RNA sequence: AAAAGGCAAACCGUUCGAAAGGGCGGCGACGCAAAGCUUCCGGUCUAAGGGUGAUCCACCUACGAUAGCGGAGUUGCCAAA
Numbered sequence: 001a002a003a004a005g006g007c008a009a010a011c012c013g014u015u016c017g018a019a020a021g022g023g024c025g026g027c028g029a030c031g032c033a034a035a036g037c038u039u040c041c042g043g044u045c046u047a048a049g050g051g052u053g054a055u056c057c058a059c060c061u062a063c064g065a066u067a068g069c070g071g072a073g074u075u076g077c078c079a080a081a
Stems, first nucleotide, its partner, number of pairs: 006032002011026006030068001036074003040071003043066003049061005
């Protein structure tokens, strides 16, 4: 750079969850060379519970979430220059 393919954003319905967000189905591709898998490190999101102040309420906090935010680990298709 090709070829064969792969995943699936958003939206809608439903369901789980306090939320962030996830599952399933439909629809449809925003994009992705690992957008396959894994929270070990960092970032970001949420704050039920806990803490602080407190009239309302506000603030802090991850054991929650994000692998389609990076890093890292691991597995993997094809192959021109």